[in-house]
The prediction has a mean pLDDT of 81. The RNA shown here (transfer RNA) has 72 nucleotides and comes from a Candidatus Kaiserbacteria bacterium.
RNA sequence: GGCCUCAUCGUCUAACGGUUAGGACACAAGCUUCUCAAGCUUGGAAUCGGGGUUCGAUUCCCCGUGAGGUCA
Numbered sequence: 001g002g003c004c005u006c007a008u009c010g011u012c013u014a015a016c017g018g019u020u021a022g023g024a025c026a027c028a029a030g031c032u033u034c035u036c037a038a039g040c041u042u043g044g045a046a047u048c049g050g051g052g053u054u055c056g057a058u059u060c061c062c063c064g065u066g067a068g069g070u071c072a
Stems, first nucleotide, its partner, number of pairs: 001071007010025004018055001027043005048064005
C1' cells in the first nucleotide's frame, strides 16, 4: 500500500428500517441482617465523527478516524 471485519451505557453484549435502544456484571438507593456477604426491589447511564438515501437510520450508502485480520 491492496482487501476483509469491527466500533452501542463504566465493562461485556443484544436490537426485520418503525423498540421507552434491551440484558448481564459493575455502581447508587431501599428492604432484609446485630454487622458483612448473599438475596429481593428500584434508579442513573450508551449508538466513533461528518455527509447522503428514506416519511422514518443503531441498522442501508459514501468519506474520515480508530482497532483487528490477511496479502504483499
The sequence was found in a public genome assembly. Its Rfam family is "tRNA". It is annotated as a transfer RNA. From the family's description: Transfer RNA (tRNA) molecules are approximately 80 nucleotides in length.